[in-house]
This is a predicted structure of a 145-nucleotide RNA (FMN riboswitch aptamer (RFN element)). Its Rfam family is "FMN riboswitch aptamer (RFN element)". About the family: The RFN element is a highly conserved domain that is found frequently in the 5'-untranslated regions of prokaryotic mRNAs that encode for flavin mononucleotide (FMN) biosynthesis and transport proteins.
RNA sequence: AAUAUUCUUUGGGGCGAGGUGAAAAUCCUCACCGGCAGUGAUGAAUCACGUAUUCUUAGUCUGCGAAGGACAGCGCACCCGCGCUUUCCCCGAAUCGGUGAAAUUCCGAUACCGACGGUAACAGUCCGGAAGGGAAAAGAAUGUG
Repeated sequence: AAUAUUCUUUGGGGCGAGGUGAAAAUCCUCACCGGCAGUGAUGAAUCACGUAUUCUUAGUCUGCGAAGGACAGCGCACCCGCGCUUUCCCCGAAUCGGUGAAAUUCCGAUACCGACGGUAACAGUCCGGAAGGGAAAAGAAUGUG
């Protein structure tokens, strides 16, 4: 270095302006935001100068997570219900042009998407469940070898 177990820490951003209105951060016009891993031709560094290695910008590709639902089990309550766990279901959205050997990832243009509950009015951006959960990342200890 690899691998197994345990533990610790980390682990989501965004309404600014104008309009209408009794009322809108919810509607309309413009604005703003993009979880985790993979892939990857951008970009950077290195030298064994290679289709090299390492790092590194995909919201719309591939897989995953959160929300919601169902069966079962366990615990609490023992009327209604509540919590936890396994499994399953569900789970948004992109095209065209350019370059090139190769791009749904680069460049250009134009689009599109965003749980549930609440609200003086319909919410990706406000409030709440949530000081929750979590893909995963980093580190430590112990064992194997």
Of the family's consensus pairs, 100% are formed in the model.